SAM riboswitch aptamer (S box leader) from Clostridium sulfidigenes, 103 nucleotides, folded computationally. The RNAcentral record of the sequence draws on Rfam and Ribocentre. The organism belongs to Clostridium, within Bacteria.
RNA sequence: CUCUUAUCAAGAGUGGUGGAGGGACAAAGGCCCAAUGAAACCCAGCAACCGGCUAUUAAAAGCAAUGGUGCCAAUUCCUGCAGGAUUUUCUGCAAGAUAAGAA
Numbered sequence: 001c002u003c004u005u006a007u008c009a010a011g012a013g014u015g016g017u018g019g020a021g022g023g024a025c026a027a028a029g030g031c032c033c034a035a036u037g038a039a040a041c042c043c044a045g046c047a048a049c050c051g052g053c054u055a056u057u058a059a060a061a062g063c064a065a066u067g068g069u070g071c072c073a074a075u076u077c078c079u080g081c082a083g084g085a086u087u088u089u090c091u092g093c094a095a096g097a098u099a100a101g102a103a
Stems, first nucleotide, its partner, number of pairs: 002102007013043001015042003021033003028079003045071002049068002052063003076095001080093005
């Protein structure tokens, strides 16, 4: 980097260091966050995909949070395409992110 499957409306600090940016990446537009302290790091936390445990022929299911990830403003902050309702929503797809697996 490619493919498959699943999920994406919930959840998570009034902490420490730090000191100006940030909202994944590349481009653009919008809308926001930030000296009442951004990014980053540490600690705490959230969740429960894998793994673990219970049970089972197996699965569904349940339990915990020691391990591998992930996450911790705003729907995945919004944007594209198709359809239905109708001025703002609904459904599906695409794109993206994460997990597990495969080539």